[in-house]
Context: one part of a larger RNA
RNA sequence: GGCUUACGGUGGAUGCCUUUGGCACUAAGAAGCGAUGAAGGACGUGGUAAGCUGCGAUAAGCUUCGGGGAGUGGCACACACACUUUGAUCCGGAGAUUUCCGAAUAGGGAAACCUACCAUUUAUGGUAUCACUCACUGAAUACAUAGGUGUUUGAAGCGAACGAGGGGAAGUGAAACAUCUCAGUACCCUCAGGAAGAGAAAUCAAUUCCGAGAUUCCCCCAGUAGUGGCGAGCGAACGGGGAACAGCCUAAACCUUCUUCAUUAAUUUGAAGGAGGGGUCGUGGGACCGCGAUGUGGGACCGGAGAAGUUAGAGUAACAGUCUGGAAAGUCUGGCAAGAUAGGGUGAUAGCCCCGUACUCGAAAACUUCGAAGGCCCUAGCGGCAUCCCGAGUACCACAGGACACGUGAAAUCCUGUGGGAAUCUGUGAGGACCACCUCAUAAGGCUAAAUAUUCCUUAGUGACCGAUAGUGAACAAGUACCGUGAGGGAAAGGUGAAAAGAACCCCGAGAGGGGAGUGAAAUAGAACCUGAAACCGUAAGUCU
Numbered sequence: 001g002g003c004u005u006a007c008g009g010u011g012g013a014u015g016c017c018u019u020u021g022g023c024a025c026u027a028a029g030a031a032g033c034g035a036u037g038a039a040g041g042a043c044g045u046g047g048u049a050a051g052c053u054g055c056g057a058u059a060a061g062c063u064u065c066g067g068g069g070a071g072u073g074g075c076a077c078a079c080a081c082a083c084u085u086u087g088a089u090c091c092g093g094a095g096a097u098u099u100c101c102g103a104a105u106a107g108g109g110a111a112a113c114c115u116a117c118c119a120u121u122u123a124u125g126g127u128a129u130c131a132c133u134c135a136c137u138g139a140a141u142a143c144a145u146a147g148g149u150g151u152u153u154g155a156a157g158c159g160a161a162c163g164a165g166g167g168g169a170a171g172u173g174a175a176a177c178a179u180c181u182c183a184g185u186a187c188c189c190u191c192a193g194g195a196a197g198a199g200a201a202a203u204c205a206a207u208u209c210c211g212a213g214a215u216u217c218c219c220c221c222a223g224u225a226g227u228g229g230c231g232a233g234c235g236a237a238c239g240g241g242g243a244a245c246a247g248c249c250u251a252a253a254c255c256u257u258c259u260u261c262a263u264u265a266a267u268u269u270g271a272a273g274g275a276g277g278g279g280u281c282g283u284g285g286g287a288c289c290g291c292g293a294u295g296u297g298g299g300a301c302c303g304g305a306g307a308a309g310u311u312a313g314a315g316u317a318a319c320a321g322u323c324u325g326g327a328a329a330g331u332c333u334g335g336c337a338a339g340a341u342a343g344g345g346u347g348a349u350a351g352c353c354c355c356g357u358a359c360u361c362g363a364a365a366a367c368u369u370c371g372a373a374g375g376c377c378c379u380a381g382c383g384g385c386a387u388c389c390c391g392a393g394u395a396c397c398a399c400a401g402g403a404c405a406c407g408u409g410a411a412a413u414c415c416u417g418u419g420g421g422a423a424u425c426u427g428u429g430a431g432g433a434c435c436a437c438c439u440c441a442u443a444a445g446g447c448u449a450a451a452u453a454u455u456c457c458u459u460a461g462u463g464a465c466c467g468a469u470a471g472u473g474a475a476c477a478a479g480u481a482c483c484g485u486g487a488g489g490g491a492a493a494g495g496u497g498a499a500a501a502g503a504a505c506c507c508c509g510a511g512a513g514g515g516g517a518g519u520g521a522a523a524u525a526g527a528a529c530c531u532g533a534a535a536c537c538g539u540a541a542g543u544c545u
Stems, first nucleotide, its partner, number of pairs: 001544009015530001016495002021466002023463007030455002032158002040101003043056003047079001051075002062095006071083003106115003116127004129155003134150004162193001163191005173180001177229001203212002216243005226234002247447003250391001254277009282425001284390004288384004297378003301375002306370006313361003319334003323330001335352002337341001343355003396420008406432001427442005482489002502529001505516004
C1' cells in the first nucleotide's frame, strides 16, 4: 500500500407520511368590479413588533342585528397588562370609518409628492376631459351662426377563458420551391354579454305527380361528391336520427294633425320634416269601397300573494372486561346501534371515545330564483274593385378582388371597390354557365328565449392522478431570495417526540463541543433531530506483497 470483516464519520438516496400543497374533473352557483373612486400598491397601525396576515389617524379594529356558550387578546409557544356568564373571543347579515398613490379627475409631477383658487356653518365641499340635454351669452356681419360660460345625465379604468367584428404573419408541409399548405391559425386593435353570434325563407327539394317548413348544437351522411403545381393536401351539401323549440315589429299606400318654407283673396295649394292611426303578406298581401265580430287565444311587459334556496347554526343512536404493551383502537370473552359501517382524530388497526355522518330542524338582517290574483299589451273574417302601395344608386351588368369544401374554372350563390344602371305583381329573384317550361320564394328595414361555448371566482364532491429532483415556478417569509439599466429571468428549502416531558444540577473547555445526571418506550429520537443506501474518510483485527 491492496483486499476482507467489524465499528464509526460524512452524505442524504430509499422507505413511510403529508385533514393543510398541487393536478384533472363532476354538480350547483356566480359570471363582473369601478367617479358612492376599482384592480393593484405606498405609508402607517400592536405594550414590546423585523416578516406575513388583518385593518386605516375610529387603524390585528368601531356600531348594530342574529348565531354561539367558555374561555380570549392572528401566524406566535415568552413577559407584562387586560377582556369575559351584565355573555367576551369567535361565526354570519347590515352599517360606520376607510391616510396617500393609482382611470386619478383643481394645476403640476421623477406614482404614493409639490403648488393653487372659489364657497362657507371653520369643518368641509367644489374646480379634469369628452358626449348628450337645457339655459345664458355672443364675433367678422344686420338677423343669424361659429365660439364662450354654466347646468343635467352618462362615459372613462381593471378583469381568466368563452364571443363578434377590423387587420393579419412566418417557422413548417409539398421530402427543393414560386400557385398551394401551415391558416384566416399565432399575434395586434375595437366592442359586447352572461353567454355572444345566428334566426322566422327573394330557403330547400322535386322535375311524371309529390314533399319539407326560422336559427343553433350533436351523431350519421363521408373522408363520400368534389376541389387540387389533379402534387402535398383541402373537403362539403342534400337527406336521416336526436337536443331545444316561438314567433314578431316596422317602411310604403290611405286618414288625422303639427312645424318650417314657398304660394294664395283664403288655414288656398304645394314641398320638406315630425307625431298619431292604418298596415306587414306569397293558396300574393295591404290601401280603397261595402258587410260583419266584443269574444277567442296569447304575451318575451308590469305586478307581487306565496313558495323554495343562499349567507351563521342546532339536535343527532350504540361497550364493557381480559391479555400484551410506554400507550389499545390490537388479542380473547360477552353485548349493543344502524334512515348513522362516508370520512377524520384520539399514545398501534375504534360503527358504539371525540368531531362528524344518515335523518330532522333553524334566520333578526340581506340577497337570489320560481311565481297566483290583478294590470297592461297583442290577436280574426266575407265580398267587390284593378285606381294606389309593397324597402334604389338597390337588383343586375362589365372590370378587379374577397368569401363559399369549390385555386377562374362550364362557375351558379354571397360580399366589396370602380364604371354603368332597372322593374312594382301581366312585377322580381332562385332551382350550380345560359335558354325554355315547371316549381319554389318575395331581396335591398329591424327584434327574438331555449338547446351551444367558457371558468378569474364560490360551495360540495370525485380520482387504477402526484407524493417533496414528483405534483403548480411556489406544501416553507414564493413570483420571495437572488440576477439584470430594463423588458425580463427566477431558485433552493417538508418530517424530534404520543406529549417539550426541548436535558435542572455536576465536570472538561475561552467558546464551540463533549462526558455524567435527568426526561422518554426509544436520545445512534437531542433540536445540524424519522428511516439513514452509495460515493468518500477513518479506527481495529486478519491477510497478501
The prediction has a mean pLDDT of 85. The part of an RNA shown here (large-subunit ribosomal RNA, domain I) has 545 nucleotides and comes from Bdellovibrio bacteriovorus. It was read from a public genome assembly.